This is a predicted structure of a 72-nucleotide RNA (transfer RNA) from a Patescibacteria group bacterium. Rfam family: tRNA. By type it is a transfer RNA. The coordinates come from a structure-prediction model, not an experiment, and the mean pLDDT is 81.
[in-house]
RNA sequence: GCCCCCGUAGUUCAAUGGAUAGAACGAAGGAUUCCUAAUCUUUAAAUAGUGGUUCGAUUCCACUCGGGAGCA
Numbered sequence: 001g002c003c004c005c006c007g008u009a010g011u012u013c014a015a016u017g018g019a020u021a022g023a024a025c026g027a028a029g030g031a032u033u034c035c036u037a038a039u040c041u042u043u044a045a046a047u048a049g050u051g052g053u054u055c056g057a058u059u060c061c062a063c064u065c066g067g068g069a070g071c072a
Stems, first nucleotide, its partner, number of pairs: 001071002004068004010025004018055001027043005048064005
């Protein structure tokens, strides 16, 4: 330099282009307990960025950024 794959809560993963982007684990508050653990309950938390297509984009397209593999 060329080409391919990946990027979503703190982590691991969902979500045929269509109702408010969900789950588990984790975090914080509360209940329970003499205290802790366990259990129950509530809350917060994310689509890498910019533009485009579309009535509508996590999803499709282009470029950029980051990670990984291959060729030279």